Annotation:
This is a predicted structure of a 536-nucleotide part of an RNA (large-subunit ribosomal RNA, domain I) from an uncultured Bacteroidota bacterium. Rfam family: Bacterial large subunit ribosomal RNA. Model confidence (mean pLDDT): 82 of 100.

Context: one part of a larger RNA
RNA sequence: AGCGCAUGGGGAAUGCCUAGGCUCUCAGAGGCGAUGAAGGACGUGAUAAGCUGCGAAAAGCUGCGGGGAAUGGCACAUACAUUAUGAUCCGCAGAUAUCCGAAUGGGGCAACCCACUAGGUUGAAGACCUAGUAUCCAUCUUGGUGGAAGCAAACCCGGAGAACUGAAACAUCUAAGUAUCCGGAGGAGAAGAAAACAAUAGUGAUUCCGUUAGUAGUGGCGAGCGAAAGCGGAAUAGCCCAAACCUAAUUUGUUACGGCAAAUUAGGGGUAAUAGGACCUUAAUAUUCGAUGCUUGCAGAACUAGAAGCUACUGGAAAGUAGCACCAUAGAGGGUGAUAGUCCCGUAUAGGUAAUAACAGUUAUUGAUAGAGGUAUCCUGAGUAGUGCGGGGCACGUGAAACCUUGCAUGAAUUUGCCGGGACCAUCCGGUAAGGCUAAAUACUCCUGAGAGACCGAUAGUGAACCAGUACCGUGAGGGAAAGGUGAAAAGAACCCUGAAUAAGGGAGUGAAAUAGAACCUGAAACCAUACGCUU
Numbered sequence: 001a002g003c004g005c006a007u008g009g010g011g012a013a014u015g016c017c018u019a020g021g022c023u024c025u026c027a028g029a030g031g032c033g034a035u036g037a038a039g040g041a042c043g044u045g046a047u048a049a050g051c052u053g054c055g056a057a058a059a060g061c062u063g064c065g066g067g068g069a070a071u072g073g074c075a076c077a078u079a080c081a082u083u084a085u086g087a088u089c090c091g092c093a094g095a096u097a098u099c100c101g102a103a104u105g106g107g108g109c110a111a112c113c114c115a116c117u118a119g120g121u122u123g124a125a126g127a128c129c130u131a132g133u134a135u136c137c138a139u140c141u142u143g144g145u146g147g148a149a150g151c152a153a154a155c156c157c158g159g160a161g162a163a164c165u166g167a168a169a170c171a172u173c174u175a176a177g178u179a180u181c182c183g184g185a186g187g188a189g190a191a192g193a194a195a196a197c198a199a200u201a202g203u204g205a206u207u208c209c210g211u212u213a214g215u216a217g218u219g220g221c222g223a224g225c226g227a228a229a230g231c232g233g234a235a236u237a238g239c240c241c242a243a244a245c246c247u248a249a250u251u252u253g254u255u256a257c258g259g260c261a262a263a264u265u266a267g268g269g270g271u272a273a274u275a276g277g278a279c280c281u282u283a284a285u286a287u288u289c290g291a292u293g294c295u296u297g298c299a300g301a302a303c304u305a306g307a308a309g310c311u312a313c314u315g316g317a318a319a320g321u322a323g324c325a326c327c328a329u330a331g332a333g334g335g336u337g338a339u340a341g342u343c344c345c346g347u348a349u350a351g352g353u354a355a356u357a358a359c360a361g362u363u364a365u366u367g368a369u370a371g372a373g374g375u376a377u378c379c380u381g382a383g384u385a386g387u388g389c390g391g392g393g394c395a396c397g398u399g400a401a402a403c404c405u406u407g408c409a410u411g412a413a414u415u416u417g418c419c420g421g422g423a424c425c426a427u428c429c430g431g432u433a434a435g436g437c438u439a440a441a442u443a444c445u446c447c448u449g450a451g452a453g454a455c456c457g458a459u460a461g462u463g464a465a466c467c468a469g470u471a472c473c474g475u476g477a478g479g480g481a482a483a484g485g486u487g488a489a490a491a492g493a494a495c496c497c498u499g500a501a502u503a504a505g506g507g508a509g510u511g512a513a514a515u516a517g518a519a520c521c522u523g524a525a526a527c528c529a530u531a532c533g534c535u536u
Base pairs, nucleotide, nucleotide: 001535002534003533004532006530007529008528009527015521016485017484020456021455022453023452024451025450026449027448028447029445030444031151032150039100040099041098042055043054044053046078047077050074051073061094062093063092064091065090066089070082071081072080105114106113107112115133116132117131118130119129120128121127135148136147137146138145139144140143155186156184157183158182159181160180166173170220196203197202207234208233209232210231211230217225218224238437239436240435241381245268246267247266248265249264250263251262252261253260254259273415275380276379277378278377279374280373281372282371288368289367290366291365292364293362294361295360299356303351304350305349309324310323311322312321313320325342326341327331333345334344335343386410387409388408389407390406391405392404393403396422417432418431419430420429421428472479473478492520495507496506497505498504
């Protein structure tokens, strides 16, 4: 020096564990905010740096209910307090709630500065206290009343709208109406009761799912894009105006002062395609439904009751093993010194009531809803439909290009009307535009409760199991970690010794174990050392 073996150091892998995550299901909730939010600053404890809670009434105050012995959060200790006159704790409802922040009296470099008006502190004050004082919109009583604003994870509707990329280059095209920006709403939103589809047969608002179908089409006919009817399901719900006509009020015009006409406002009336309504005639008070009130039952917080096991053995410890039992509408789950139906918390089941909310019933009030015949006249949504030019949307790139939409220009008809059926025309068929509302089936989850997993188990799973969006980096936008485990119980090592020592170690003691000693479960490898053996 090498090899072997043994014992250690070092190191943190591995194993086991889970306090945290991930993905879902069911139910709830789907908003908070000028009665000042979300989010913060600063305070607040006997001692108090941080977190949590709270707000000058400050780890809290009041009432009601529950509960029944200890309590003053994490978090030890001492002191001092509270509590059977019922505390701490739990639920419900209140009070208080500094300053900033939409921030709103004015300003401002957020958590600060400076005002005005009224009232008050006996007077005064460059002092203090209380209340008010922003802007916009609507409304009327003209200075009152009401509303808005800001925040929030996704879902939804509308306005604006890329590029990388693909086409193996690239320009039409694609990516994509995506990303992103802006506006708006709700628990959903949007759409929606045929000027719809269809095809010689029929369907009967909308939405969503499956299929039709990668079909018909479209396409530098390249890359690609890509329906619909129909069929099968989910869920179902239909309505209201404008107008004609009537009435009232006001105003205007006109007048022969009797009125007449027009406009505006309000009320009645009325709402469809086998056209309907006004209008005229006739019939009668029927049918069904909604809202408010009342009543009953159901639900609804903390919480209450809740069955049944002992002995021996091993062991530090029994829930293990053995023996003999028991309960079960409860053998879900968790804990307890190892693996417990019968030890504890629970579980099945039963009970419990406040705030509160929804359902059902009922009659009271109130609102809505209907028939038959006639058809002369009147009404039935106009800068609209259509057309031309230029765009956009439709699966459809201008194409034979219908349909929807509209920037510019033009511009009808009035039920013997008008629109559509993919150029266009005829026949036939379907419908009734130019006003509006509408639940359910559908989408999503910042959040709450219950539950689940051939999901993870600390380099995994959230970035974050731990005081993490922290430490740290960056002028800033922004980026962004590492870090879990003594033991059943602190019983966390009194006392002694070495030592400069409050370092470290050796004894002693605790413990089942201290090679479980806080640098703490297990403790691999690299690497280091020591003892012994062999070889050179």